[in-house]
Molecule: RNase P RNA; transfer RNA
Organism: Alphaproteobacteria bacterium
């Protein structure tokens, strides 16, 4: 130079002109401050917060996580090891507990898929048949898991003895299980010695086993509260009829009127009038609503997430919700096109990524034009 | 804002101890009829919204993204 790994940031500046929200100051005109994000998303997880439930605790059953140690207010989250896989490295990626507690599944294909299995082949014994007497063909009981073929998976592997042919059947070697002892807090690594091989795979299939977990969400929830319409009380006036009672009243019943079943009939509900008072909700105000597990900076502590200590700042908040137009000039992309001399320096034109706060805060996911810095690997040249 | 729910052919739906992707209207040819309609008969037609992962295997089991329906105050 190229080619890649990993970590962080920024993601248009600035200036003038008119506007939108909040908010101070002014009687008013009008003037001042301030105004989006790394994701403000997705609501996937973990809390503050509030209201409900509940004497404490524990079991059961539901969901949740899942190698080990540490951080943190917690976390499924970060750091930092341990294992296993990947890449020549640099680094990368694992839902990474248990399959000898138990169920259950493993289609198709195959002879035989779960304490396996004889389809072909191979091997020898009987019997038949042919036979150029070397053997060759069938049948029938067998042996064998060494080859062939199915399958994602066929009960270690490679070499060597051994056999009738084979076979951990025997032996080397690797691979596997136990594994005394030694390192580490642990996950685990090292590892004498024993065993001939027993124990396939799925638990992001049911479970087991360990720990967490009450439910609900700011449209939570708290306070003040009209207008109308409804309830309740008191007090005036009106009232066919029956019953009860001296009355006051009650209780049924009927007429008028309204509504609903499409309409007459029928059938169902409601119902006196008028004034004051009362208490609930509603509409609408007000609180929750931003001084916080806050930002930055210097220092220690730790490998490191992250801790402490000191200085220093105030940093959107209103509701269906504002943060936006447009114009110079500068950086960037990106098209055209001149000049020299590979690169550079011009001219024109174009135009800025994802996307937009809604109680709030740590993570994590997902989406994102461009462009910048560090630190580190490979290859190749030069000195 | 914050809670549940779906997505399978052109449309309506099925689809479990994970292994064939189906049904019913529609839609194409033929048949039948002079012709049409019903009617036989045979056939097209599917990224199972999308990507990734467990797994021999994924509509079905997980976790992302998309889209679309749904509910929400007080009082009782």
């Nucleotide at each position: 130079u190229c080619a890649g790994a990993c970590g962080g940031c920024c993601g248009g500046a600035u200036g003038a002109c008119u506007g939108c929200g909040c908010u101070c100051c002014g009687c008013a005109a009008g003037g001042g401050g301030u105004g989006a994000g790394g994701a403000a998303a997705g609501u996937c997880c973990g809390g503050g917060c509030u209201c409900c439930a509940c004497g404490g605790a524990g079991a059961c059953a539901c969901g949740g996580u899942g190698c080990c140690g540490g951080c943190u207010a917690a976390c499924g989250g970060c750091c930092g090891g341990c294992g296993g896989g990947g890449g020549c490295g640099a680094c990368c990626c694992c839902a990474g507990g248990g399959a000898a507690a138990g169920u259950g599944c493993c289609a198709c294909a195959g002879a035989g898929a779960g304490c396996a299995g004889a389809c072909c082949g191979c091997c020898g014994g009987u019997c038949c048949a042919g036979u150029u007497c070397g053997c060759u063909g069938g049948a029938c009981a067998g042996g064998u898991a060494a080859g062939g073929g199915u399958g994602a998976a066929a009960g270690g592997g490679u070499g060597g003895g051994g056999u009738a042919a084979g076979a951990g059947c025997c032996c080397a070697c690797c691979g596997c299980g136990c594994g005394a002892g030694c390192g580490g807090c642990a996950a685990c690594g090292c590892a004498a010695g024993c065993g001939g091989c027993a124990c396939g795979g799925c638990a992001a299939a049911c479970c087991c086993c360990a720990c967490c977990g009450g439910g609900a969400g700011c449209a939570a929830g708290a306070c003040c509260g009209a207008a109308u319409a409804g309830g309740g009380g008191c007090g005036g006036c009106a009232c066919g009829c029956c019953g009860g009672g001296c009355a006051a009243c009650c209780g049924g019943c009927a007429a008028a009127g309204c509504c609903c079943g499409u309409u007459u009939c029928c059938g169902g509900g409601c119902c006196g009038c008028c004034g004051c008072c009362c208490g609930g909700g509603u509409a609408g105000g007000u609180c929750g609503c931003g001084c916080g597990a806050g930002g930055c900076g210097u220092c220690c502590g730790g490998c490191g997430a992250c801790g402490g200590a000191c200085g220093u700042c105030c940093c959107a908040g209103a509701g269906g919700a504002a943060u936006g137009g447009c114009c110079a000039u500068c950086c960037a992309u990106c098209g055209c096109u001149g000049c020299c001399u590979u690169g550079g320096c011009g001219g024109c034109g174009u135009g800025g990524a994802c996307a937009g706060a809604a109680c709030c805060c740590g993570g994590c996911u997902u989406a994102c034009a461009g462009g910048c810095c560090g630190u580190c690997u490979g290859a190749c040249c030069c000195u | 804002g914050g809670g549940g729910c779906c997505g399978u052919a052109g449309c309506u739906c099925a689809g479990u101890u994970g292994g064939g992707a189906g049904a019913g209207c529609g839609c194409u040819a033929c048949g039948u009829u002079c012709g049409c309609a019903a009617u036989g008969u045979a056939g097209a037609g599917g990224u199972c919204a999308g990507g990734g992962g467990u797994u021999c295997g994924a509509u079905u089991c997980c976790c992302c993204u998309c889209g679309g329906c749904u509910c929400c105050a007080c009082c009782a």